Predicted 3D model of a 145-nucleotide RNA (FMN riboswitch aptamer (RFN element)) from Enterovibrio calviensis. The prediction has a mean pLDDT of 77. The RNAcentral record of the sequence draws on MGnify.
[in-house]
RNA sequence: UAUUCUCAGGGCGGGGCGAAAUUCCCCACCGGCGGUAUGUCAGUGAAUACCAUUGACGAGCCCGCGAGCGCCCGAACCUAGUUCGGGGUCAGCAGACUUGGUGAGAUGCCAAGGCCGACGGUUAGAGUCCGGAUGAAAGAGGAUG
Repeated sequence: UAUUCUCAGGGCGGGGCGAAAUUCCCCACCGGCGGUAUGUCAGUGAAUACCAUUGACGAGCCCGCGAGCGCCCGAACCUAGUUCGGGGUCAGCAGACUUGGUGAGAUGCCAAGGCCGACGGUUAGAGUCCGGAUGAAAGAGGAUG
């Protein structure tokens, strides 16, 4: 570098109002992928600390990415539209952190208090239910040449 295979998302428990809510209100619960590193663990260096070095793990809200919606292009059809396919050099939606401590250095460690979460559906408004989705994919690992 090419081909190919496998894997690749978690969460409503209790109470209240109500005809109706896992959707509202009070308490609760969850956190994809890569990067970054003053944390943790382990190995090695004459080595239980320090120091050096190697490896593993290590951020929802720091930098990026992904799916989804929108938008654009194409095709079909029962043509104010619907369905299917394509596009990431279309970036419009695409979320969210402060204070104190330690330290040479922290939005990552410790402590405290906050904040965020696509689209469609629904007897009533959804991060947690149902659906597209037995899908797609950031990427991770393996095999072969």
The organism belongs to Enterovibrio, within Bacteria.